This is a predicted structure of a 72-nucleotide RNA (transfer RNA) from Candidatus Giovannonibacteria bacterium RIFOXYD1_FULL_48_21. The organism belongs to Candidatus Giovannoniibacteriota, within Bacteria. Its Rfam family is "tRNA". Rfam classes the family as a transfer RNA. About the family: Transfer RNA (tRNA) molecules are approximately 80 nucleotides in length.

[in-house]
RNA sequence: CGGGCCGUAGUGUAUCGGCAACAUGCACGGUUCGGGUCCGUGAGAUAGAGGGUUCGACUCCCUCCGGCCCGA
Numbered sequence: 001c002g003g004g005c006c007g008u009a010g011u012g013u014a015u016c017g018g019c020a021a022c023a024u025g026c027a028c029g030g031u032u033c034g035g036g037u038c039c040g041u042g043a044g045a046u047a048g049a050g051g052g053u054u055c056g057a058c059u060c061c062c063u064c065c066g067g068c069c070c071g072a
Stems, first nucleotide, its partner, number of pairs: 001071007010024004018055001026042005048064005
């Protein structure tokens, strides 16, 4: 320098144009003499940044930022 993949709750992952979900963690409650386990409820992500397309974008397009891989 060229090409490809990825970026979404604290963490790890879903979500192939229309309410962003699951596990774990966290808070509260139940169970227990107490803790763990288990059960229930709840909070928590304007989706890396900006712009474009669209009635509507995490999703499609462009640029940039960051990470990984391949080639030179």